[in-house]
Molecule: c-di-GMP-I-GGC riboswitch aptamer
Organism: Deltaproteobacteria bacterium
């Protein structure tokens, strides 16, 4: 280097609860800890999610509602960029 220990030292914090922001998924701060060697950055591919608003239809002002684009998730995969610490092999 690879790896990844019943070792250190930090280090992050799902659900869940309170507030705040957002149409909505979500976010973002406090708790608190299910886990995590990248749960550290990146939305470039894939995935799953996502409310308006148009198309289309029923109509005739009002329902019904998508695909694409737009958003979210980085603690879903995968490519990319960085990085602690160390025992056996």
């Nucleotide at each position: 280097g690879c790896c990844g220990a019943u070792a250190a030292u930090g280090c992050c914090a799902a659900c869940c609860u309170u507030g705040u922001c957002a149409u909505a998924a979500g976010a973002c701060a406090a708790g608190g800890a299910c886990g995590g060697a990248a749960a550290g950055c990146c939305g470039c591919g894939g995935a799953u999610c996502c409310a308006a608003a148009u198309a289309a239809u029923c109509c005739g002002a009002g329902a019904c509602a998508a695909a694409c684009a737009a958003g979210a998730u980085g603690g879903c995969c995968g490519a990319g960029c960085u990085g602690c610490c160390g025992a056996a092999g």